[in-house]
Context: one part of a larger RNA
RNA sequence: CGUUGAUUCUUGAGGGGAUUUGACUCUAGUACGAGAGGACCGAGUUGAACUGACCUCUGGUGUAUCUGCUGUCCUGCCAAGGGCAACGCAGAGUAGCUAUGUCGGGUAUGGAUAAAUUCUGAAAGCAUCUAAGAAUGAAGCCAGCCCCAAGAUUAGGAAUCGUUGAGACCCGUAAGAGAUGAUUACGUUGAUAGGCUUUAGGUGUACGCACAGUAAUGUGUUGAGCCGUGAAGUACUAAUCCGUCGAUC
Numbered sequence: 001c002g003u004u005g006a007u008u009c010u011u012g013a014g015g016g017g018a019u020u021u022g023a024c025u026c027u028a029g030u031a032c033g034a035g036a037g038g039a040c041c042g043a044g045u046u047g048a049a050c051u052g053a054c055c056u057c058u059g060g061u062g063u064a065u066c067u068g069c070u071g072u073c074c075u076g077c078c079a080a081g082g083g084c085a086a087c088g089c090a091g092a093g094u095a096g097c098u099a100u101g102u103c104g105g106g107u108a109u110g111g112a113u114a115a116a117u118u119c120u121g122a123a124a125g126c127a128u129c130u131a132a133g134a135a136u137g138a139a140g141c142c143a144g145c146c147c148c149a150a151g152a153u154u155a156g157g158a159a160u161c162g163u164u165g166a167g168a169c170c171c172g173u174a175a176g177a178g179a180u181g182a183u184u185a186c187g188u189u190g191a192u193a194g195g196c197u198u199u200a201g202g203u204g205u206a207c208g209c210a211c212a213g214u215a216a217u218g219u220g221u222u223g224a225g226c227c228g229u230g231a232a233g234u235a236c237u238a239a240u241c242c243g244u245c246g247a248u249c
Base pairs, nucleotide, nucleotide: 001151005161006160007159008158009157010156014148015147016146017145020048021047022046023045024044025043026042032037050105051104052103053102054101058099059098060097061096065092066091067090068089069088070085071084072083073082074081075080109143110142111141116136117135118134119133167245168244169243171187172186173185174184175183192238193237194236195234196233197232198231199230201227202226203225208221209220210219211218212217
């Protein structure tokens, strides 16, 4: 830009992906074979590699967070803290993101065939799978499974709404999205974000005070205090008002 308004839901021409494979058990120590050995067919179990999704578990990260420790400067001093030192160093770690973690996938089935195997059958009184005709037959081919898909310009279909303005945009609050656009959720008929309350969870027993000890320190208050990218609730704050585009003859 087109599909001659819009919203929602769809059909599927066509395209892409996948369609890999081992071992073991049973059948069966059976058929076969003098023995040694040792099956077809069929039924099941469990892996490898590849691949999709996810974070309950096991781990990683986690410059949100909590705790311990050192040096130095500062808050007048003690105590308690703050800044800097690779996040100062170290020990843990929520959400998120993750694999080495967890849960899935390949099957089956149908159709047409290849090599091959056949039936009937002449040319050629026989024979012959082939010349007419008919039937089997593969991890391969076409479907079947998953995904994209009407720019499929042949631009499809359905429902509903619409100049008595449908719908979209702009603007704002944001994140399951993100470089920016875009996408998605919400905009007072509101839980979209912040705040507040509670909390899963993290860290690991705060400060102050009291007691014991000369003191370092310990004990009690105390699973405390702090945090809480997760969850729930709550209109306190901000999503106000005003606008723009918008359907041919």

Predicted 3D model of a 249-nucleotide part of an RNA (large-subunit ribosomal RNA, domain VI) from a Candidatus Tayloriibacteriota bacterium. Lineage of the source: Bacteria > Bacteria candidate phyla > Candidatus Tayloriibacteriota. The prediction has a mean pLDDT of 87. It matches the Rfam family "Bacterial large subunit ribosomal RNA".